[in-house]
RNA sequence: UUCUUAUCAAGAGAAGUGGAGGGCCUGGCCCUAUGAUACCUCAGCAGCGGGUUUUUACUUUACGUAAAAAUACUGUGCUAAUUCCAGCGGACAAUUAUUUGUUCGAUAGAUGAGAA
Numbered sequence: 001u002u003c004u005u006a007u008c009a010a011g012a013g014a015a016g017u018g019g020a021g022g023g024c025c026u027g028g029c030c031c032u033a034u035g036a037u038a039c040c041u042c043a044g045c046a047g048c049g050g051g052u053u054u055u056u057a058c059u060u061u062a063c064g065u066a067a068a069a070a071u072a073c074u075g076u077g078c079u080a081a082u083u084c085c086a087g088c089g090g091a092c093a094a095u096u097a098u099u100u101g102u103u104c105g106a107u108a109g110a111u112g113a114g115a116a
Stems, first nucleotide, its partner, number of pairs: 001116008013042002016039002021031003025087004043079003047076004051071008083108001088105007
């Protein structure tokens, strides 16, 4: 980097460096010299995998397998706004020159796990 798969309405910020952009793209709307993005330090959150503990079931009676719950021990991730909202398609409702709203799905993206 590509593919497969699960989830995406919850959660969690301060200091320092530095100095103008950032929220992937387009539109909207926001954040930002009361200092953004980024880097770094500390702190925090708990999504996924692992570990540990407890319970239950099965059982070859070993703490073996499975399930559920708990735990921040470990890996990774995250700490403005629902993935900030919409973009493409369907259904329904309202209005009807047009458009708006609700909902479902697709696409794209993010994160984990597995594979190439």
The prediction has a mean pLDDT of 80. SAM riboswitch aptamer (S box leader) from Paenisporosarcina sp. OV554, 116 nucleotides, folded computationally. The sequence was found by an Rfam model in a public genome assembly. NCBI's taxonomy places the organism under Bacteria, Bacillati, Bacillota, Caryophanales, Paenisporosarcina.